[in-house]
RNA sequence: CUCUUAUCCAGAGUGGCGGAGGGACUGGCCCAAUGAUGCCCGGCAACCUGAUUGCGCAUGCGCAAAGUCAAGGUGCUAAUUCCAACAGAAACGCGAUGCGUUCUGGCAGAUGAGAG
Repeated sequence: CUCUUAUCCAGAGUGGCGGAGGGACUGGCCCAAUGAUGCCCGGCAACCUGAUUGCGCAUGCGCAAAGUCAAGGUGCUAAUUCCAACAGAAACGCGAUGCGUUCUGGCAGAUGAGAG
C1' cells in the first nucleotide's frame, strides 16, 4: 500500500510543555492567544493477547456462549465520523421537471483483527 471482516448517536482533565493554526478532502458550520492542533501525564473503552467464572476428560490441556478484570498490544479522549456530498423511499411544505424536512442504502474516512 491492497484485500477481507467488525465497529463508528455511549465514555474520557479547571494537569504539564509548547506557541499557530486546526477540525482528512470539497462546501458549510465550528474550535483557537480566556492558548487550540500537537507532545507528555492522567483518563475512557474493551478490538486482540492474557487472567478468571463454566463444562469435559487423558489433570494440564481442550471446548462453546456469555460475563468479569484491565496486566500486555493497539485505539480513543470538542461538536454523531461535527453536518452535508451519491442514490432511493413515504409523507408533508414551498415560489414545484425542482428544493427543503425525515428515514434507508451506498461512497469516502477512522480504528481493531486477519491475509497478501